[in-house]
Order: sequence, then structure tokens, then C1' cells
RNA sequence: GCCGGGAUAGCUCAGCUGGAAGAGCUCCUGUCUUGUAAACAGGUGGUCGCGGGUUCGAGUCCCGCUCCCGGCU
Repeated sequence: GCCGGGAUAGCUCAGCUGGAAGAGCUCCUGUCUUGUAAACAGGUGGUCGCGGGUUCGAGUCCCGCUCCCGGCU
């Protein structure tokens, strides 16, 4: 330098053919307990890597860039 994959909640990851951003764990509160843990019930938490474009509408499509992983030379 070229090719491919990835970047979405604190962590690990879903998100189909463009149409209301989700799960598990964590965390917080409550119930229970002598107390903690576990269990159960509820809740908080998101510039969807950055900048543009297309569209009535973009996590999703297009262009550029950054970072991470793998391959080729």
C1' cells in the first nucleotide's frame, strides 16, 4: 500500500428488506434475612466511532476519515 471483518448502555452483544433503539450481566430501590449473599419485583442508563450525503424517514444505504482484529504484497 491492497483486501476482509469490527466500533450500538458501565461490560458482552443482538438489531431482518430503511419505519417507535433492545437483551443478558452490572448498578440503584424494594420484598425476604439477625446480617450478607442468593431469589423475586421494579427502576436508572444511548451524540448507535467522527464528519458529510441520499430519503418523508438512516444503527441500517452511499462517500471520506479515525481506531481495533485478521489476511496479502